RNA sequence: UGCGUUUAAAGCUAAACCAUCCGCAAGGUUGGGACAGAAAGUCGCGGGUCCUGAAAAUCCAGGAAAGCCGGAUUGCUGCG
Numbered sequence: 001u002g003c004g005u006u007u008a009a010a011g012c013u014a015a016a017c018c019a020u021c022c023g024c025a026a027g028g029u030u031g032g033g034a035c036a037g038a039a040a041g042u043c044g045c046g047g048g049u050c051c052u053g054a055a056a057a058u059c060c061a062g063g064a065a066a067g068c069c070g071g072a073u074u075g076c077u078g079c080g
Stems, first nucleotide, its partner, number of pairs: 003080003012037002017032003021028002035067001041073003045070003049064005
């Protein structure tokens, strides 16, 4: 350095829920909280999901979500 793996230690993140603020909404900020995670770091590229619009639907347009799956990319520790 690369590949595989994650067992010790030290750490990291933070589901649901509650409070707060933002948003038409999905959802997001902040604080508490801890279900879980070995990339639960980042990216909305593909599939799926959710919200809004129009007109009942397909279609179309805009938005959300990285803790649904795949992919891309960056990185820590131990072991081989």
Molecule: c-di-GMP-I riboswitch aptamer
Organism: Pseudomonadota bacterium